[in-house]
RNA sequence: GUGGGCGUAGCUCAAUUGGCAGAGCGGCUGACUGUGGAUCAGCAGGUUGAGGGAUCGUGCCCCUUCGCCCACC
Numbered sequence: 001g002u003g004g005g006c007g008u009a010g011c012u013c014a015a016u017u018g019g020c021a022g023a024g025c026g027g028c029u030g031a032c033u034g035u036g037g038a039u040c041a042g043c044a045g046g047u048u049g050a051g052g053g054a055u056c057g058u059g060c061c062c063c064u065u066c067g068c069c070c071a072c073c
Base pairs, nucleotide, nucleotide: 001072002071003070004069005068006067007066010025011024012023013022019056027043028042029041030040031039049065050064051063052062053061
């Protein structure tokens, strides 16, 4: 340099054919209790890497770009 994959919550990852962004773990609060842990209930936490475009509507489609990984050169 060429081609491809990945990027979504603090972490690991989902999200069907474009139609209200979720789970587990973690965090916080409460219940339970001699204390802690475990368990149970609830809550908070997101510019879906960045910018632009098409669309009534995008995490998902198109273009550009950044980072990481793989193959080739």

The prediction has a mean pLDDT of 80. Predicted 3D model of a 73-nucleotide RNA (transfer RNA) from an Anaerolineales bacterium. NCBI's taxonomy places the organism under Bacteria, Bacillati, Chloroflexota, Anaerolineae, Anaerolineales. It matches the Rfam family "tRNA". By type it is a transfer RNA.